RNAcentral holds the sequence, with entries from ENA. Predicted 3D model of a 72-nucleotide RNA (transfer RNA) from a Solirubrobacteraceae bacterium. Lineage of the source: Bacteria > Actinomycetota > Thermoleophilia > Solirubrobacterales > Solirubrobacteraceae. The prediction has a mean pLDDT of 81. It matches the Rfam family "tRNA". Rfam classes the family as a transfer RNA.

[in-house]
RNA sequence: GCCCGUAUGGUGUAACGGUUAGCACGUCAGGUUUUCAACCUGGAAGCCGGGGUUCAACUCCCCGUACGGGUA
Numbered sequence: 001g002c003c004c005g006u007a008u009g010g011u012g013u014a015a016c017g018g019u020u021a022g023c024a025c026g027u028c029a030g031g032u033u034u035u036c037a038a039c040c041u042g043g044a045a046g047c048c049g050g051g052g053u054u055c056a057a058c059u060c061c062c063c064g065u066a067c068g069g070g071u072a
Base pairs, nucleotide, nucleotide: 001071002070003069004068005067006066007065010025011024012023013022018055027043028042029041030040031039048064049063050062051061052060
């Protein structure tokens, strides 16, 4: 250089083009408890960036960025 793959809350990970973007851990508040832990209830927090296609894009296409793998 070329080819392939991945990128989603703080972390790990889901999501036939049409859901309010889901789950677990963590975190915050409240409840329970003599206290802590555990448990229960509730909250905050996320689609790598820019274009394009479409009535509608996390999802499809193009370019770029980061990371991983392959190849001379």